[in-house]
RNA sequence: GAAGCAGGCCAGACCGCCGCUGGCGCGGGCGUGGAAACACGGCGCUGGAGGAAGGUCCGGACUGCACAGGGCGACGCAGCAGCUAACGGCUGUCCACCGCGAGGUGAGGAUCAGAGCAACAGAGACGAGUUCAUGCGGGGCCAAGGCCACGCAUGAGGUGAAACGGGCAAUCUCUGCGUGCAGCAAUACCAAGUAGGCCGGCGUGGAUGCGGCCCGCGGAGCCGGCGGGUAGGUAGCACCGAGCCGGGGGGUGACUCCCGGCCCAGAGGAAUGGCGGUCACGGCGGGGUUUCGCAAGAAGCACCGCUGCACAGAAUCCGGCCUAUCGGCCUGCUUCACAC
RNA sequence: GUCUCGUUCGUCUAGCUGGCCUAGGACACGACGCUUUCAAUGUCGGGACACGGGUUCGAUUCCCGUACGAGACGCCA
Numbered sequence: 001g002a003a004g005c006a007g008g009c010c011a012g013a014c015c016g017c018c019g020c021u022g023g024c025g026c027g028g029g030c031g032u033g034g035a036a037a038c039a040c041g042g043c044g045c046u047g048g049a050g051g052a053a054g055g056u057c058c059g060g061a062c063u064g065c066a067c068a069g070g071g072c073g074a075c076g077c078a079g080c081a082g083c084u085a086a087c088g089g090c091u092g093u094c095c096a097c098c099g100c101g102a103g104g105u106g107a108g109g110a111u112c113a114g115a116g117c118a119a120c121a122g123a124g125a126c127g128a129g130u131u132c133a134u135g136c137g138g139g140g141c142c143a144a145g146g147c148c149a150c151g152c153a154u155g156a157g158g159u160g161a162a163a164c165g166g167g168c169a170a171u172c173u174c175u176g177c178g179u180g181c182a183g184c185a186a187u188a189c190c191a192a193g194u195a196g197g198c199c200g201g202c203g204u205g206g207a208u209g210c211g212g213c214c215c216g217c218g219g220a221g222c223c224g225g226c227g228g229g230u231a232g233g234u235a236g237c238a239c240c241g242a243g244c245c246g247g248g249g250g251g252u253g254a255c256u257c258c259c260g261g262c263c264c265a266g267a268g269g270a271a272u273g274g275c276g277g278u279c280a281c282g283g284c285g286g287g288g289u290u291u292c293g294c295a296a297g298a299a300g301c302a303c304c305g306c307u308g309c310a311c312a313g314a315a316u317c318c319g320g321c322c323u324a325u326c327g328g329c330c331u332g333c334u335u336c337a338c339a340c
Numbered sequence: 341g342u343c344u345c346g347u348u349c350g351u352c353u354a355g356c357u358g359g360c361c362u363a364g365g366a367c368a369c370g371a372c373g374c375u376u377u378c379a380a381u382g383u384c385g386g387g388a389c390a391c392g393g394g395u396u397c398g399a400u401u402c403c404c405g406u407a408c409g410a411g412a413c414g415c416c417a
Stems, first nucleotide, its partner, number of pairs: 001336010012279007020048007030041004050311001054322002057320005062183004069215004074179005079093005094108001095106004109174002114172002116168002131156007139148003187235004197226006209217002228416003243262008281308006288301005341413007350367004359397001369385005390406005
């Protein structure tokens, strides 16, 4: 210098003007909307998208259903050891495969518990034994050479992915471990409204419910259709949390412990924006200049003009996975070439 | 927002307990025949497993991921 491998980071910066939205404090106790529940309104301070907020593929928190019980079934996971609230995630390591290598990938338990499957080809395909050749053994025919079938052993050809030895458990199954079920449209409360109605079915011989079935618990209503009303508000919900930042200790590592500091988005058809200016970056075009080259042309440098900010946008919250992503930066390592 | 399904010729579909699949059928399309011509009809033909991986000797089928599409779900009584 070229080609790579692994890990990490950023996601334009600043200023001015105009807006949107949350929190806290002060003031007021008034006004506006509304039938009400309730919401909004003034001033000051302050916060306001992401590494994936995405797909909804896993796992938890939380809530309800017996303050969640037992069995069967079903589903998921799978070397070994760990991390974690938990996980199908992550870390270390063994093995197999790929790569010259740095490294990468792996649904990698069990086929002496049992069952099932294997097209075509091939004599034979999962039940066993069998095609050909040779040797041996005893037997039959024969005067002899020899021939025939049987048993045993060895070898070979070809078919095929695979030929008595295996393969497939991302086939059933077995082993171990885990999971009760549902999901914030969960759930709790408030307000308003009415035809709190009609028909059919089930039900104290136990319905409905505990989202497969049985047991068990509980105990009077439940289900479907038609018709009716309302489509409003508050909490959950953004308070302190598996939280963020810095330092130190333990561990190869995932991770964990201690100390100090900080408070950091939050609506409810859904805020986080728009305009202008300067600088930085990328792309395209233009002429200029330098280097290389015979030339065509290529590369670099500064200037001018135009243009562009990649993927994408929170919706109960959190930990992961996967997918999308213009471009840029940093660290460590490998291979090759050259020079010393 | 949550949950549940699906994707096969142009359209509707069968196959999905893996091999007989070079994936079958109907309608549509094209060519030829019949007819003076058209239609109808007869013969023949073209045409698909959404995409990317994995398991397996072998995948439309089994598994994973992605893309796209569809459906259901408010409260009172």
Molecule: RNase P RNA; transfer RNA
Organism: Rubrivivax sp.